[in-house]
Context: one part of a larger RNA
RNA sequence: CCCUCGUUUAGGAACUCGGCAAAAAAGCGGCCGUAACUUCGGUAUAUGGCCUGCCCGCCGCAAGGCGGGCCGCAGCGAAAGACAUCAAGCGACUGUUUACCAAAAACAUAGGUCCCUGCGAAACCGAAAGGUGAUGUAUAGGGGCUGAUGCCUGGCCAGUGUCAGAACGUUAAGGGGAGGUGUGCAAGCACUGAUCCGAAGCGCUGAUGAACGCCGGCGGUAACUAUAACCGUCCUAAGGUAGCGAAAUUCCUUGUCGGGUAAGUUCCGACCUGCACGAAUGGCAUAACGAUUUGAUGACUGUCUCAACGAGGGACUCG
Repeated sequence: CCCUCGUUUAGGAACUCGGCAAAAAAGCGGCCGUAACUUCGGUAUAUGGCCUGCCCGCCGCAAGGCGGGCCGCAGCGAAAGACAUCAAGCGACUGUUUACCAAAAACAUAGGUCCCUGCGAAACCGAAAGGUGAUGUAUAGGGGCUGAUGCCUGGCCAGUGUCAGAACGUUAAGGGGAGGUGUGCAAGCACUGAUCCGAAGCGCUGAUGAACGCCGGCGGUAACUAUAACCGUCCUAAGGUAGCGAAAUUCCUUGUCGGGUAAGUUCCGACCUGCACGAAUGGCAUAACGAUUUGAUGACUGUCUCAACGAGGGACUCG
């Protein structure tokens, strides 16, 4: 010096990306008592307070209760053994996952919705036979998206997709054969070939967003100023509604104001100037839950100020 432990004056997170690690507290026994919030189930062992030994008597089936007494610093007398609270983000929850660097906010989920499927179903495996679906039958089966619950889910069908329509246009092989060419004396043979009839598709017409998606610019205006309910104009298929908003989204940015601190690029509450939120690629809330992420407080400590000592095992020397 390293590893694993133990103790420590004063201070107590000043350490650090971060209380990582350690320490402390409380221990699914009894009694009392228990907030916000809430989906009324919970939260909850919330938080917090007290008790716990032995002897005798009485009651009791017992567990135990009541009364009296005794000892100690200490009676769950040893060992084992939840830290707690406050406030936000995300995901409802239990669950699943990168076997061997990621357990999560990712996946799944119940619930919602759309599409397909009438049964020899659709879908899928398979040249096929056959099989799964299913010994099921639309309250069933398959697929897509969303993701408990609550309140909701706005506008645009121009483009792309899907569905429906069949009048017309276009359109292949094919049908048809007017006409033409070569050759031949001819019959013929070999070619070529217009108008016309020809499917799906495309064009065309319409519908459709919990289909792929998209959801403006400039200028002016009110009796202080500022701002603009208002007006004009250009473009568009239509110009972002409710709700939320410096956000897991905000570049400028440590935005501005308020709170917390002596001091706060983080955090919480607001504002809205949203570079570049926004409604099932769901929007906004949300009790409970989480080895989740962020901030704060109490308690506690060798994490630190700042290090010291001790134990065991290494290292080192000798064998």
Molecule: large-subunit ribosomal RNA, domain IV
Organism: Candidatus Nomurabacteria bacterium